The RNA shown here (transfer RNA) has 73 nucleotides and comes from a Thermoplasmatota archaeon.
The sequence was found in a public genome assembly.
Its Rfam family is "tRNA". Gene Ontology term of the family: triplet codon-amino acid adaptor activity.
Lineage of the source: Archaea > Methanobacteriati > Thermoplasmatota.
[in-house]
């Protein structure tokens, strides 16, 4: 050079095919429970790698960036 496939709270992750309230695990807070503490519950917080475009609506569909893995040369 060429081709594939990946990017979603702090950490993991499902959703994308068939556009429509961003799931769940754990992690942070805070509160019950306890004599104290572990163990349990109950409550919040926190995210869609950028830009453009189609669309009433884009994590999801088009197109280019940008990073990672992998095949080929």
């Nucleotide at each position: 050079g060429g081709g594939a496939c990946c990017g979603u709270g702090g950490g993991g992750u499902a959703g994308c095919u068939u556009g429509g309230u961003a799931u769940c695990c754990u992690u942070g807070u805070g509160c019950c429970u306890u004599g104290g503490g572990g163990u349990g519950g109950c409550a919040u917080u926190a995210a869609c790698u950028c830009c453009a475009g189609u669309u009433c609506a884009a994590a999801u569909c088009u197109g280019g960036g940008c990073g990672g893995u992998c095949c080929c040369a």